[in-house]
Parts: sequence; C1' cells; structure tokens
RNA sequence: GCGUAUCCGUUGGGGUGCCCCGCACGGGGGCUGAGAGGCCAAGGCCAACCCAUCGAACCUGAUCCGGUCAAUACCGGCGUAGGGAACGGAGAUCGCGCGGAC
Repeated sequence: GCGUAUCCGUUGGGGUGCCCCGCACGGGGGCUGAGAGGCCAAGGCCAACCCAUCGAACCUGAUCCGGUCAAUACCGGCGUAGGGAACGGAGAUCGCGCGGAC
C1' cells in the first nucleotide's frame, strides 16, 4: 500500500407453521424455531427476527422420497436442480506486496 475477517449506515428481500382444548365470537395451552407479533373488510402497513450475489434467508419442484416426531419442525435425499434481495463507509493484532534500518 492492497485485500480479507469483522463492524456500521442506508436500501431491499423473506417467513410467520404444527398439535390439543374449546363456550366455536373470541380465547387458552403445548411443540419447533432467530423469528410463529400487532393493526386491518380486502389489500396493505407497522414491529421484531433472519437474509442480501462468497446469496439453502426464502420460493418452486412438492399434497415429493427415506428416517424420526403426537404433528409440524428436524436429519438425509432431491441439490455442482431452477429462482432469489446491494450499495456506501470503517477496517484489523489476519493474508499478500513494497520500502527502510540493524
């Protein structure tokens, strides 16, 4: 000097499920998870959380296949499948390079 981890800002993207009770209007309880919230006629908005191309946040295939679970979640497959939202700043004690002294 350059770069990276990492951090910050702005902007944007995304999901909000499963089971039980039930007076069936509303509400209560349990499970998983970072997150299961609120307003609302719809549509949309707000909040928290996660993620933003080095992109399994999230969507499609999928009412998928195997295991597991009360069920969802979860694990493996599908999957070097198809999609998916970015810019700016700071920046190492880490990496690389250059120079100087001994």
Background: The prediction has a mean pLDDT of 77. TPP riboswitch aptamer (THI element), 102 nucleotides, folded computationally. Of the family's consensus pairs, 96% are formed in the model. Rfam family: TPP riboswitch aptamer (THI element). Gene Ontology term of the family: thiamine pyrophosphate binding. Rfam describes the family as follows. Vitamin B(1) in its active form thiamin pyrophosphate (TPP) is an essential coenzyme that is synthesised by coupling of pyrimidine and thiazole moieties in bacteria.